[in-house]
RNA sequence: GAGUGGGGGAUAACCUUCCGAAAGGAGGGCUAAUACCGCAUAAGACCAUGCCUUCGAGAGAGGGAGGGGUCAAAGUCGGGUUUUUGAAUCUGACGCUUGGAGAUGAGCCUGCGGCCCAUUAGCUAGUUGGCAGGGUAAUGGCCUACCAAGGCUAAGAUGGGUAGCUGGUCUGAGAGGAUGAUCAGCUAUACUGGAAUUGAGAUAUGGUCCAGAUUUUUAUGGGAGGCAGCAGUGGGGAAUUUUGCGUAAUGGGCGAAAGCCUGACGCAGCGACGCCGCGUGAGUGAUGAAGGCCUUUGGGUUGUAAAGCUCUGUGGAGAGAAGAAGAAUAAGGUGGGUUAAUACCCCAUUUGAUGAUGGUACCUCUUUAGCAAGCACCGGUUAACUCUGUGUUAGCAGUUGUGGUAAUACAGAGGGUGCAAACGUUGUUCGGAUUUACUGGGCGUAAAGCGCGUGUAGGCGGCUUGGCAAGUCGGGUGUGAAAGUCCUGGGUUUAACCUAGGAAGUGCACUCGAAACUGCUUCGCUGGAGUCUCGGAGAGGAAAGCGGAAUUCUCGGUGUAGAGGUGAAAUUUGUAGAUAUCGAGAGGAAUAUUGGUGGUGAAGGUGGCUUUCUGGACGAUGACUGACGCUGAGACGCGAAAGCGUGGGGAGUAAAUAGGAUUAGAUAUCCUGGUAGUCCACGCUGUAAAUGAUGGGUGCUAGGUGUCGCGGGUUUUGAUUCCUGCGGUGCCGUAGUUAAUGUAUUAAGCACCCCGCCUGGGGAGUACGGCCGUAAGGCUAAAACUCAAAGGAAUUGACGGGGGCCCGCACAAGUGGUGGAGCAUGUGGUUUAAUUUGAUGCAAUGUGCAGAAUUUUACCUGGGCUAGAAAAUGCGAGAACCUGGUUGAAAGGUCGGGGUGCUCUUUGGAGAACUCGUAGUUAGGUGCUGUAUGGCUGUCGUCAGCUCGUGUUGUGAGAUGUUGGGUUAAGUCCCGCAACGAGCGUAACCCCUGUCGUUAGUUGCCAUUAUUAAGUUGGGCACUCUAGCGAGACUGCCGAUAUUAAGUCGGAGGAAGGUGGGGAUGACGUCAAGUCCUCAUGGCCCUUAUGUCCAGGGUUAUACACGUGCUACAAUGGUCACUAUAAAGCGUAGCGAACUCGUGAGAGGGAGCUAAUUGCAAAAAAGUGGCCUCAGUACAGAUAAGAGUCUGUAAUUUGACUCUUUGAAGUUGGAAUCGCUAGUAAUCCCUGAUUAGUAGGUAGGGGUGAAUAUGUUCCCGGGCCUUGUAUAUAUCGCCCGUCACACCAUGGGAGUCGAUUGCUCCAGAAGUGGGUAAGCUAAUUGUAAGGAGGUAGCCCCCUAAGGAGUGGUUGGUAACUGGGGUGAAGUUGUAAUAAGGUA
Repeated sequence: GAGUGGGGGAUAACCUUCCGAAAGGAGGGCUAAUACCGCAUAAGACCAUGCCUUCGAGAGAGGGAGGGGUCAAAGUCGGGUUUUUGAAUCUGACGCUUGGAGAUGAGCCUGCGGCCCAUUAGCUAGUUGGCAGGGUAAUGGCCUACCAAGGCUAAGAUGGGUAGCUGGUCUGAGAGGAUGAUCAGCUAUACUGGAAUUGAGAUAUGGUCCAGAUUUUUAUGGGAGGCAGCAGUGGGGAAUUUUGCGUAAUGGGCGAAAGCCUGACGCAGCGACGCCGCGUGAGUGAUGAAGGCCUUUGGGUUGUAAAGCUCUGUGGAGAGAAGAAGAAUAAGGUGGGUUAAUACCCCAUUUGAUGAUGGUACCUCUUUAGCAAGCACCGGUUAACUCUGUGUUAGCAGUUGUGGUAAUACAGAGGGUGCAAACGUUGUUCGGAUUUACUGGGCGUAAAGCGCGUGUAGGCGGCUUGGCAAGUCGGGUGUGAAAGUCCUGGGUUUAACCUAGGAAGUGCACUCGAAACUGCUUCGCUGGAGUCUCGGAGAGGAAAGCGGAAUUCUCGGUGUAGAGGUGAAAUUUGUAGAUAUCGAGAGGAAUAUUGGUGGUGAAGGUGGCUUUCUGGACGAUGACUGACGCUGAGACGCGAAAGCGUGGGGAGUAAAUAGGAUUAGAUAUCCUGGUAGUCCACGCUGUAAAUGAUGGGUGCUAGGUGUCGCGGGUUUUGAUUCCUGCGGUGCCGUAGUUAAUGUAUUAAGCACCCCGCCUGGGGAGUACGGCCGUAAGGCUAAAACUCAAAGGAAUUGACGGGGGCCCGCACAAGUGGUGGAGCAUGUGGUUUAAUUUGAUGCAAUGUGCAGAAUUUUACCUGGGCUAGAAAAUGCGAGAACCUGGUUGAAAGGUCGGGGUGCUCUUUGGAGAACUCGUAGUUAGGUGCUGUAUGGCUGUCGUCAGCUCGUGUUGUGAGAUGUUGGGUUAAGUCCCGCAACGAGCGUAACCCCUGUCGUUAGUUGCCAUUAUUAAGUUGGGCACUCUAGCGAGACUGCCGAUAUUAAGUCGGAGGAAGGUGGGGAUGACGUCAAGUCCUCAUGGCCCUUAUGUCCAGGGUUAUACACGUGCUACAAUGGUCACUAUAAAGCGUAGCGAACUCGUGAGAGGGAGCUAAUUGCAAAAAAGUGGCCUCAGUACAGAUAAGAGUCUGUAAUUUGACUCUUUGAAGUUGGAAUCGCUAGUAAUCCCUGAUUAGUAGGUAGGGGUGAAUAUGUUCCCGGGCCUUGUAUAUAUCGCCCGUCACACCAUGGGAGUCGAUUGCUCCAGAAGUGGGUAAGCUAAUUGUAAGGAGGUAGCCCCCUAAGGAGUGGUUGGUAACUGGGGUGAAGUUGUAAUAAGGUA
């Protein structure tokens, strides 16, 4: 826009008869519709078609106007007119039918984009395409038949694993990375699998059917179910809410509307789960209260914090009045617009119902600072510190790490720091991480360049003309949903939150333009690349032939006893004649000299000479082609040595192996033999520290100097020389670069192109899988687990069985010892009631101890004390003090006696000192820790070193100075030098000694002169001496040498000569060296004992081992007698003379001496003379017996000495080891300290008084320079492998148990489709019989679950087995690191 005409047959509900436990079902009967079915009409649609037309060679395709065939519908409500109230007719609304258009939604197709594994490399038969048909709303192998043999794949097919995708979210400067909750878009799913039906749309979450699993019910016959809707339950789990209110708003479905439905939604409840806001009070307040904690005991801190005083009232609680916004465009009325329209719709206005939240928010009043602060942390990172407890325990820990008796690291406390209604922990993601590097990394040595080439795909590519416009650049248009992010506003008191607008969305598509660059195409070019010509160089390759030297063997000659081999030997060989030597021969391998950081080749590699074949590079000259180029994933080829196969060959050499050595062992190193192999041919293997640890190509960027090949120029008669070009190959070096080292035109510099490779160490270049190989094995290549490192370059030390230089009683040359004996002394061990304890290589062991009978004394036994043996304080008593008895081993206990002082005084008393009792602060400790400490000491070492400032240099650690050339005892000095200076050490200053002068002259001395027994005395101070002050020595002088420097050598003079000889003096540091038992001291421990007093014992034991000494073993001696000569000391609680006694120790004695006066005090060895005569002695003196002396309270354990007697071992000391360089060693005495006494020890003193040093090879220690290092606790370092034990993960494994999937079959529910349909069958047709159509049933195709067989993939598990990793103190060796002891 058009139409809506006219008919028909049924059936539910309902009634009724039955079946069933139930669910439910069956039969009979009635009825309606907008339910169902024919007919009419047909704009349009569809179907076939004669005609016209366009395209096309045709087949055919498209278009146009015709005619033909097929296909629709339903009423309900309202109004008007007519009417016989049956109905007819007109009209409106809502419907219905059929067309067109729009909007919306959906289906399908398509470009681009969207995860991991290649240890998944080939996949695919409806597969790819065609033709025909079927099917669908629609294209299409979507399905079927036939035909063809295609299709996908290294730009990753197929397979496996994993996963909803996106807007967005988190993070990040960004690029990216990770992710996909809420919200929004799309998709998938609805117990699991399959299937259709209905419908516009489903293969349907609250529909159906079937199968399976499962729950439930049952009368056992059969049924029912599907919360991944909202609540809720159970289970799982570290973990996630109420079986609430309401349709008031928003949205949806149905309806004309009223309205109904809505676990969508709006609200409320629970949860600090997140974001946001607020509060827990504000002001004032210093006795800096109390308490706590710390303390150096003074104080500090908590801390204006609290209390107190003055205020406020958010939140909370109670009460109360009014009470929300969210509610409007509802429905309805009026007016206007739009329109053909009074319809729908839109605008304005008017009336106007409705609230789940909720009597909630908000407001007012009352109340009282009252009710409201925690969590983590406090060693560093990282803001914040002390005490106590603990003692490598308990524990902490993100990382580093912490804890073994002073823990800012554990636990607690006080204090502090950070955040705050939260704070920590755990997990996850991104960041930091430029640590996968596009932005934005690397590959010589740290991880990393394929062993080398040829070359496919790919990537990249010289100069130039025109064109195109894919890339590129610019403009425009559209899109890039909303939300979110960002910006500007608005609304909740603010904010979170909500909301409006904008920007952005880097993208995609279309379109217009530009043409430099890239690309494509085209006209040209010669510079890149290549070809031709000429020339020389070469161990370039392959094959054949030839030569000489040497080794070995064979034969022959000469010749005789060894040869050979080693660090030294032996095995071996030789009188059967070796080795040696001469001659001849055989055979194999390798090619001396030339020979050279020389040549050549892609690399591996390549070396006598000749010939043949052959590759490449280079130089020169012109001509030619005209970008033909570079690189190169896969692929292909070559590829040392060793090894393998087959066949030859085999002289020398030589894995394996035998023997001999070496060694603790020696399956090694060394030696004698010796087989594979090494050689040739053919085939395999395919790896090397295949290295320049450096991929290939091109261009650019200072030089110098060699060398190989070719060329040009100058010069020359020529060789040469010089200059220069190209190509190779070396060294040095600038800039640059590099972590440094280094590299540097042959780059590791500056750039471009292409390929390969790396991403912490180990596990591991291993397992599994695959490919290759005869094998050995190769290529590709993980994970679990484990560690916090592994590694590079350089620095400083230390070390080296590395080097150079130098020093030292370090060695050597000497001398005397120790180690053997006896004794002394110390230690260990053992013993003991106790044998107190420290010291333990040098650097403990005659040390602390310069002196244990008691004491000492610290130990043991026994007896006592407990404010203590001594000190400070308070209170009480008493002066103090003197003295006796008794008991006891003593300490001590107990009972008595005498005695009353000083000062002040208010006459009561008080005070000072002392004694006793008592009380609590406390004493005391030789108890522990020297690894908490101070101080002191040892040692390297009296070695010559150790450092600093400034400068310079290096990224830095650091270096330089301090190294170098000389010299010295010396970092001593000189010269040089990017160093210049300085400090601690060295030296000197100090003491003793050696010479002289001067001063002084007693107690010392005595030349002259007196004198004596005597320096005895007078005298003197010259000498000696004493002890003060000075002088002297400085390489100052001379010569030689040297850098004419430092210095060194020689000489003179001198008492002394190059530090004159000794001593004191000990740098920075090392050894956690020694000492808590000298002293001091932190902490811990004991307090009627670990304190303290006393007696006795022990430290003194004694099978044994070691250290340090003494005495000896004898004649350089022993013994007896006689005669000389020191120094330094000490002495009044002492030294102690003369004299007397004793054999003697000693006794008596007591002079002298406070010491140059006196005493100890005799020095001894030495000298002179006698004896002994080589023996266990006339050596040696232990041991033992007896008798004594002295000290002391005391001598038994346990002193020293004396006398008589006894008379042991020992005849010079194995391996090994110590001291000493001149007044030294050796030897001989003397003295002191300590003690009452005790000296073989020790500290000193003098007497006598040597030998040797050519020198630095070696041993030890040290200094400087240099080198290597895997060491830094520093070589007594570090470190490797097997074995044994424990644990862990993993590979193999006869098998076994799952998951998943392929193939071949069996079987086949429901169901669509097809066939059949003799049963059944209202609408239609036919007068009727019947037909058309439909359909139950049956059959066929497809097909889920299921079953059988056979494969693949993957996971678990398994006797046994393989390696791997880890583990404070296991075994065995010592492989590596130094020349690592065999590089």